[in-house]
């Protein structure tokens, strides 16, 4: 200097007048504080909170899927195995069983649970057709373990050696798995994001859940009930008689668009210890939106790099997907040139 | 705020359950009939199945992500 990888950070800034929300003070006008995000989005998982429902287990139904681990919990995420891709850094994977079973493979092609069309070859039969084979070709996404030596009429795991398959054993490793010996000529391929098996794990619906308060007094039918019961000042005498909803009438209330849930939380920033990392763990500090038609904005001055996507709605953890710019850190790759 | 659903030819639908050539109806195009138009008959035209990936030999149809639209619940 150029070209690339992984990680993570930012995403206009100050100042003035005006004006919304909320919270405090003051009450006659006001002061003072504080006021969107990295995704608030999408509502896809997964918890928390709340009402149902539940004795304990099962069936349906769903979701997940190498192996360890972290978490409140997960399909996040961290560490590894294995397989793919890159010259590297690195990156990427729904990655558990197809020898439980069942079902599918159009067309093509002889055959696709299982073969012989074209070939190939010994004898026979000589147009043909029997018999023997699967190397060679065709077809097809996929054809009966690969290519190679021997071997044969031809040819074939028929037989040998390497590879690759299964199956034992031994060593490493928590484990996935890796590495070595030994044996077996070798039980065909894809699909499980096609039914299914197998293992793990899950009641159900969401803040429009949910919770509080929603007055009294008379009469009228009706239903329960009638004492060991309830009222009457905590107890004792004493005294009174009730509950429930309907209707109607009279008086009183009314804010029902109401209160609460509502944000202090697995919070959030700094140092320190533990771990390779996710994460944990200790001090110290800090309080950061809470509306209900729904506020977070307009104007104007200065500065430049001229400002992308986007706007909280019960609340947290993550994926995902939307994004001009500008930054940092590994001083990590590879390639050129100079020394 | 939350639940659920559809997206296929110009319109209105099948098709996806169980993966193997994408279909019906109106409409359109041309040709016949008729004097001519309708109707009828014959033929034919038109599809990125919303859009991005995946699995799979092979995807409208199975799996993910996204985007548009509807309906519902005080």
């Nucleotide at each position: 200097c150029g070209a690339g990888u992984u990680g993570g950070c930012u995403g206009u800034a100050c100042g003035g007048u005006c004006g919304c929300g909320u919270g405090g003070c003051g009450u006659u006008u006001g002061c003072c504080a504080u006021g969107a995000g990295g995704a608030a989005a999408g509502u896809c998982c997964g918890g928390g909170c709340a009402c149902c429902g539940c004795a304990g287990g099962g069936c349906a139904g769903g979701a997940c899927g190498c192996c360890g681990g972290a978490u409140a919990a997960c399909g996040u995420c961290c560490g590894g195995u294995g397989g793919a891709g890159g010259c590297g850094a690195c990156u990427c994977c729904a990655a558990g069983g197809a020898a439980a079973g069942u079902g599918c493979a159009a067309c093509a092609g002889a055959a696709a649970c299982a073969g012989a069309c074209c070939g190939c070859a010994c004898g026979c039969u000589u147009u043909u057709g029997c018999u023997g084979c699967a190397a060679g070709g065709a077809u097809g996404g996929a054809a009966a373990g690969g290519g190679g030596a021997g071997g044969u009429a031809a040819g074939a795991g028929c037989u040998c050696a390497c590879c690759g398959g299964c199956g034992c054993c031994c060593c490493g490793g928590u484990a996935a798995c890796g590495g070595g010996g030994c044996g077996c000529g070798c039980c065909g391929u894809g699909c499980a994001a096609a039914c299914c098996c197998c293992g793990u794990c899950c009641g159900g619906u969401g803040c429009a859940a949910g919770a509080u308060u929603g007055g009294g007094c008379a009469u009228g039918a009706g239903c329960c009930g009638c004492a060991u019961g309830g009222g009457u000042u905590g107890c004792c005498c004493g005294c009174c008689c009730g509950g429930c909803g309907c209707a109607u009438g009279c008086c009183g209330c009314c804010a029902a668009c109401a209160u609460c849930g509502c944000u202090c939380g697995a919070a959030c920033g700094c140092u320190c210890c533990g771990g390779c990392g996710a994460c944990g763990g200790a001090g110290c500090g800090u309080c950061c939106a809470g509306a209900u038609a729904g506020a977070u904005g307009a104007c104007c001055g200065u500065a430049c790099a001229c400002g992308a996507c986007a706007g909280a709605a019960c609340c947290c953890g993550g994926c995902u997907u939307a994004c001009a710019g500008g930054c940092c850190a590994a001083g990590c790759u590879c390639g050129g040139a100079a020394c | 705020c939350g639940a659920g659903g559809u997206g296929u030819a110009g319109c209105g639908c099948a098709g996806u359950u169980u993966g193997g050539u994408a279909g019906c109806g109106c409409g359109c195009u041309u040709g016949g009939u008729u004097c001519g138009g309708g109707a009828c008959c014959a033929a034919g035209a038109g599809g990125u199945c919303g859009u991005g990936g995946g699995u799979u030999c092979a995807a409208g149809u199975c799996c993910c992500g996204u985007c548009a639209c509807c309906u519902c619940g005080a």
Background: Two RNAs folded together computationally: RNase P RNA and transfer RNA, 413 nucleotides in total. Rfam match: Bacterial RNase P class A. By type it is a ribozyme.